[in-house]
Context: one part of a larger RNA
RNA sequence: AGUUUGUGGUGGAUGCCUUGGGUCUGGAAGUCGAAGAAGGACGUGAUUACCUGCGAUAAGCCUCGUGGAGCUGGACAUAAGCUAUGAUACGGGGAUUUCCGAAUGGGGAAACCUAGCUAGAUUAAUACCUAGUUACUCAGAACUGAAUACAUAGGUUCUGUAGAGAGAAACGCUGUGAACUGAAACAUCUUAGUAGCAGCAGGAGUAGAAAAUAAAUAAUGAUUCUGUCAGUAGCGGCGAGCGAACGCGGAAGAGCCCAAACCGACAUUUGUCGGGGUUGUAGGACAUUCUACAUAGAGUUACAAAAUUAGUGUAUAGAAGAACAGGUUGGGAAACCUGACAAUAUAGGGUGAUAGUCCCGUAUUCGAAAUGCAUCUAAUCUCUUGAAUGUAUCCUGAGUAGGGCGGGGCACGUGAAACCCUGUCUGAAUCUGCCGGGACCACCCGGUAAGGCUAAAUACUAACCAGACACCGAUAGUGAACAAGUACCGUGAGGGAAAGGUGAAAAGAACCCCGGGAGGGGAGUGAAAUAGAUUCUGAAACCACUUACUU
Numbered sequence: 001a002g003u004u005u006g007u008g009g010u011g012g013a014u015g016c017c018u019u020g021g022g023u024c025u026g027g028a029a030g031u032c033g034a035a036g037a038a039g040g041a042c043g044u045g046a047u048u049a050c051c052u053g054c055g056a057u058a059a060g061c062c063u064c065g066u067g068g069a070g071c072u073g074g075a076c077a078u079a080a081g082c083u084a085u086g087a088u089a090c091g092g093g094g095a096u097u098u099c100c101g102a103a104u105g106g107g108g109a110a111a112c113c114u115a116g117c118u119a120g121a122u123u124a125a126u127a128c129c130u131a132g133u134u135a136c137u138c139a140g141a142a143c144u145g146a147a148u149a150c151a152u153a154g155g156u157u158c159u160g161u162a163g164a165g166a167g168a169a170a171c172g173c174u175g176u177g178a179a180c181u182g183a184a185a186c187a188u189c190u191u192a193g194u195a196g197c198a199g200c201a202g203g204a205g206u207a208g209a210a211a212a213u214a215a216a217u218a219a220u221g222a223u224u225c226u227g228u229c230a231g232u233a234g235c236g237g238c239g240a241g242c243g244a245a246c247g248c249g250g251a252a253g254a255g256c257c258c259a260a261a262c263c264g265a266c267a268u269u270u271g272u273c274g275g276g277g278u279u280g281u282a283g284g285a286c287a288u289u290c291u292a293c294a295u296a297g298a299g300u301u302a303c304a305a306a307a308u309u310a311g312u313g314u315a316u317a318g319a320a321g322a323a324c325a326g327g328u329u330g331g332g333a334a335a336c337c338u339g340a341c342a343a344u345a346u347a348g349g350g351u352g353a354u355a356g357u358c359c360c361g362u363a364u365u366c367g368a369a370a371u372g373c374a375u376c377u378a379a380u381c382u383c384u385u386g387a388a389u390g391u392a393u394c395c396u397g398a399g400u401a402g403g404g405c406g407g408g409g410c411a412c413g414u415g416a417a418a419c420c421c422u423g424u425c426u427g428a429a430u431c432u433g434c435c436g437g438g439a440c441c442a443c444c445c446g447g448u449a450a451g452g453c454u455a456a457a458u459a460c461u462a463a464c465c466a467g468a469c470a471c472c473g474a475u476a477g478u479g480a481a482c483a484a485g486u487a488c489c490g491u492g493a494g495g496g497a498a499a500g501g502u503g504a505a506a507a508g509a510a511c512c513c514c515g516g517g518a519g520g521g522g523a524g525u526g527a528a529a530u531a532g533a534u535u536c537u538g539a540a541a542c543c544a545c546u547u548a549c550u551u
Base pairs, nucleotide, nucleotide: 001550002549003548006545007544008543009542015536016501017500020472021471022469023468024467025466026465027464029461030460031166032165039100040099041098042055043054044053046078047077050074051073061094062093063092064091065090066089070082071081072080105114106113107112115134116133117132118131119130120129136163137162138160139159140158141157142156143155144154171202172200173199174198175197176196182189186237212220213219224251225250226249227248228247234242235241255453256452257451258397262275263274264273265272266271280431282396283395284394285393286390287389288388289387290386296384297383298382299381307380308379309378310377311376312374313373314372315371316370318366319365320364324339325338326337327336328335340357341356342346348360349359350358402426403425404424405423406422407421408420409419412438433448434447435446436445437444488495489494508535511522512521513520514519
């Protein structure tokens, strides 16, 4: 020096565990904000660095319920207190709620600086102090008021639970809108109206009551979503690729209101309000004739609009809830042995090892002073005529429909290209009207544009409640089981960790000895201390001492 035996050290693999995660299902919910949000800063405890809670009334105040013996958060400790006159705790409602932040009196380098007005308090008086108020825009009203006579613009004041900002990296609609890529290159094309950006929302949103779809002498009857039709018909440097619809089967189902003609009131630069009226077998106005105000119908998500009360159900605390003993081993019984019992409860968790009968629960049953929600019922309440015949006088959405040019959308790339939208130039008809049925024409059929509203079926899931898992088990599972979006890095946008386990119970080692201490040796606790506090188990590398052998 190497190999090797053993004992330790170091180290933290492995095993076991789980407070935390992941993915779903069902329910419920889908908003908060000038009545100052989301998010923060700073405070707040007897002692308090952090987290949590709260706000100068500051780990809290009041009240109404639940609950019933302890309590003063995580989090120990001491002190001081509270509590059967019902605390702590849990839930409903209320009060308080500094400063910043849309931030809004003005300013500003967020959490700071600094004003005016009104009132109060104080003072000899001012100042300081306290409370309130003062941003902008929009809407409504009033008062004022230029150039400029009336006026108007403008200004001032009042009123408004009006707007602003946040969010869930989701879902919707609108506007705008790529490229890599594919075409085995690339330009039309594709990727794709995708990603991104902007605006506007809502609990959903969009769409929506036919100027529809169709058919060939048959029909359907708003929209949305869905299975199929069908990778079909088509489109396509007919390349790559793109890709319907009708029909059929389902989910869900709901229909309505204006404008106008005409009448009335008030205004009178052509209006405002009320009545009337709302459609395609055309309808309405108009004229004539009849009918009709209640034992009727309808109603709060559209269709006109506001509620109240009672009841019911439900959410937000809760309540009751069966049945076991003895012995053995052991530190400990739930184990084993013996004999019982419950079960609409043998889901699950805990308890010194594995418990139906020890504890919490579970099956089942019950429960709300207060606030919210839902639907129905009831009562108040609110609203409401319906027809026929006639005439062809009036009305039935105009810079619209349509057309030319240029584009876009439709599965459809300009094509034979209908249909829809429109930048530009044009530009009708008025019911004997007009539009569509994929160039166009005829016949036929369907509809009634140029105003508006509309639940459900559909999409999504941050947060809430309950449950499940041939999901993970601390290098896994969230980045985060721990003071985690923390420490730390970066001027900044931003990036972003590591880190779980004593024991059943702290019983966490009094006392003695060595030592300055750290640490250790005794003693003691404990079933165990090689469970001694970075403490379960404790692999390997590596280190020390050690056994044997070889050189």
Molecule: large-subunit ribosomal RNA, domain I
Organism: fish gut metagenome